[in-house]
Context: one part of a larger RNA
Molecule: large-subunit ribosomal RNA, domain IV
Organism: activated sludge metagenome
Formats: sequence, structure tokens, C1' cells
RNA sequence: CUAGGGAUAAGGAACUCGGCAAAAAAGCGAUCGUAACUUCGGGAUAAGAUCUCCUUGCAGCAAUGUGAGGCGCAGCGAAAGAAUGGGGGGGACUGUUUAUCAAAAACACAGCUCUCUGCUAACUCGUAAGAGGAUGUAUAGAGGGUGAUGCCUGUCCAGUAUCAGAAUGUUAACUCCGCUUGUGCAAGCUCGCGGACGAAGCACUGAUAAACGACGGCCGUAACUAUGACGGUCCUAAGGUAGCGAAAUUCCUUGUCAGGUAAGUUCUGACCCGCAUGAAAGGCGUAAUGAUCUGGGCACUGUCUCAACAGCCCGCCCG
Repeated sequence: CUAGGGAUAAGGAACUCGGCAAAAAAGCGAUCGUAACUUCGGGAUAAGAUCUCCUUGCAGCAAUGUGAGGCGCAGCGAAAGAAUGGGGGGGACUGUUUAUCAAAAACACAGCUCUCUGCUAACUCGUAAGAGGAUGUAUAGAGGGUGAUGCCUGUCCAGUAUCAGAAUGUUAACUCCGCUUGUGCAAGCUCGCGGACGAAGCACUGAUAAACGACGGCCGUAACUAUGACGGUCCUAAGGUAGCGAAAUUCCUUGUCAGGUAAGUUCUGACCCGCAUGAAAGGCGUAAUGAUCUGGGCACUGUCUCAACAGCCCGCCCG
């Protein structure tokens, strides 16, 4: 030094990216006691307090209760065996995952919603036969999105997409007609030009955003100043509603104010000039939950100030 252990004055996170590691707490024993919040189930063994051994009397089937006495530093007397409370982000939850660097906020989920499908169903596999779907039948099946629950889910159909539309325009081949080239006696076939007919598609007319998506500038204005309820103007399919907001989103930025600290680029609560939030690529809350992420207490400690000691192992020396 590596690996595994022990004990340490005073201090007690000053260590560090971070209490990583270690320490501490500890009984599903008894009695008492137990907050916010809450979906009234929970939260909860919340937290916290006291008791706990031996001898013996009484009550009792017993657990246990109630007296008397005794011992120790210590009575769940050893060993083993949860430390704990409060704030915030994200995901509702139990679950699943990168076998072998990622277990998560990713996936799934119940619930919600859209689209397709009338049965020889849609859809999937297969060249096909055929099979699954399903020995099911729209309260069923398939596909897409969202993701418990609560309150909600605004505007835009111009673009793209999808759906609908017995008209009209455009249009391929076939067919027909006229002229024309070649060949042929001819019928015909054939070359080229023009015209007629002509499906889907496209155009056209509508619908649809929990379809893909999108959701503005400039200028002026109130009797201090500032601000601008208000007005003007340009453009647009429509100009971002409710919420939330320096956020897992904020560049400037360690924004500003407040809290916590002696001191806080993190954290919490606000503000709102949102570089570049925003409503099922869901928005905002939310009890419960977790080897999740983040900030802070109490307890505890060799993490540290700051290192030293004993033991063990190895090495070296002497016998």
C1' cells in the first nucleotide's frame, strides 16, 4: 500500500460534486400518545413518553394486574434486528426495461378520446391454398394518441392529410370520323395530322384539429413621472384564451424582492421584459407511493480539523 476489523482527547459535516463511507436508532413486547393533509381508505408502527431483570404474596385458566424485598454501570442485560421529522420537482399507483457500465422523470398501466370494421369483418402472416382475428359479432375486434383521480381542454380548415360530392374542366389506351403516307385490282392493313368519345386522379365545391399543424407588427394616448384601460394603422386562416411562468423550458442571469445562513451561482415563496410556456406531442392542481431527482433540520459519527494507537498479515534484524 491492498483487503477485512477495533478503539480515539476536543470539535461535530468544518470533508465532499454530494454525509459517499462509517456511526447512530433498533423488540411487529406492553401501556399511553400520535400533526398537517386526505380521494375519508389513509397518512401511522407517524412523531413521542414510560415500563421491561431476580425472589416472593394476592387475584386470574392464562396473558396480565397489584403489593413486599433484592442486585447491577446496564434488565428486548449476549447475538441478531428500521435512524428520524419537514419543503420542492417529476411520474398517480403495483409493475416493466438497456442479459454484460444507464432501473429512471423512460416503457406499461387502469381511465379518456379519435379512426377503421356489418362478418367470407377490418387488420396480420402467406406466392397460394390456408391460418390467426374468433368457434368472437360493434358493451366486439383492429390501429393511432393521451395516461389514476379533480378542475378543464380556447381560436384557426388558408397549407398538408382524410372524408363527402350522379354536375363541370383536364386526361391515357381502346373505339369512331375526316384528311394523308406506303402497299394492293379491291376490301383492308399501315404512316402522320386533326376531331369526337373517354376512367381513376387532379382541378373544383364542402366538411374535419383528442387529424399533421398554426396561434402577429408598428404608432399614439390619463392634470408630476411612469404605465397605458383607450385609439389609429398594416398584415393574417386565425393572431395564444384559462392556467402556469427565470420553470427538467430564462440566453442576458448569480434577473429583482423576500425567506433560510455569520456568509447561499443551489433551495423555497413571490414578481412577469415567457431570448424560445400553454391546453390529450394535453394545461394546472392533487392524497397515497418510490434503491427517483433536489435543498434544509435533529440525532450521529475519524468524512474532516489531523492524525496517532492497539491487533492481525507481510517484510527485515537477532536468537